[in-house]
C1' cells in the first nucleotide's frame, strides 16, 4: 500500500416503533478507606420496572352506508406492503360405474375414472421499499413474510383500550433528466 473478516462510535435505511423523567440493580475504569475483603465517591455503559410527551393501531353513537327480518350453512374480522392467479407434487378426504378378490347375498378390500384439499416446490401479480437534500419521470435492484382475536366488530363524537419491536447498510453506480430548495 492492497485485499478479506470482526467489534465500537458516528451517519444512514426499513418500520408507528422516537424523545424524556424517576427508582433502585448490575458491569467497567479511576480515586479514597482498609492488613485484605466489604464499603464510599466520581465517570461511563447495560438490562428491568414505574411515569410523561410524541407517534401508530383496535373497539365504540348520531348522520350516512348495507333493501329489511328470522334460521341454517360457507365462518368472519384485525395488525402489516405482504394479496390474488397459474404449473408440478400432494398427507388426508368426497363421488361414480365397471372389473377383480371375498360372501348364500350385502357390507367390505383392491384396481380404474372424476373431484376437493392442508402443505411443499416453482412462475407471475395487486401492493410496498431502495438507488445519500426534496419532488416528478425514466432506468436498475429488492420484498411480496408472519401473526393475533375466537363465532364477534360497517362508518363513528364523547369514551374505553393496545403497541412503541425487530432487521439491515456504511466509499457504495453514493444511476440519469427536469424542477424546487440550500450554501458561496
Nucleotide at each position: 500500500u492492497c485485499a478479506g473478516g470482526g467489534a465500537c462510535c458516528g451517519c444512514g435505511c426499513u418500520g408507528a416503533g422516537u424523545c424524556u423523567g424517576g427508582c433502585g440493580c448490575c458491569g467497567u475504569g479511576c480515586u479514597u478507606c482498609u492488613c485484605g475483603g466489604a464499603g464510599a465517591g466520581c465517570a461511563u455503559g447495560g438490562a428491568a420496572c414505574c411515569g410523561g410527551a410524541g407517534c401508530c393501531g383496535g373497539g365504540g353513537a348520531a348522520c350516512c352506508a348495507c333493501a329489511u327480518c328470522u334460521u341454517c350453512a360457507u365462518g368472519g374480522g384485525g395488525u402489516g406492503a405482504a394479496u390474488c392467479c397459474g404449473g408440478c407434487g400432494g398427507a388426508c378426504g368426497g363421488g361414480g360405474a365397471u372389473c377383480a378378490g371375498g360372501u348364500c347375498a350385502c357390507u367390505c378390500u383392491g384396481a380404474c375414472c372424476c373431484u376437493g384439499a392442508a402443505c411443499g416446490c416453482u412462475g407471475g401479480u395487486a401492493g410496498g421499499g431502495c438507488g445519500a437534500u426534496c419532488u416528478u419521470u425514466g432506468c436498475g435492484c429488492c420484498c411480496g413474510a408472519a401473526u393475533c382475536c375466537g363465532u364477534c366488530a360497517g362508518c363513528u363524537c364523547a369514551c374505553c383500550u393496545g403497541g412503541u419491536a425487530g432487521g439491515c447498510g456504511u466509499u457504495c453506480g453514493a444511476c440519469a433528466a427536469a424542477g424546487a430548495g440550500g450554501a458561496g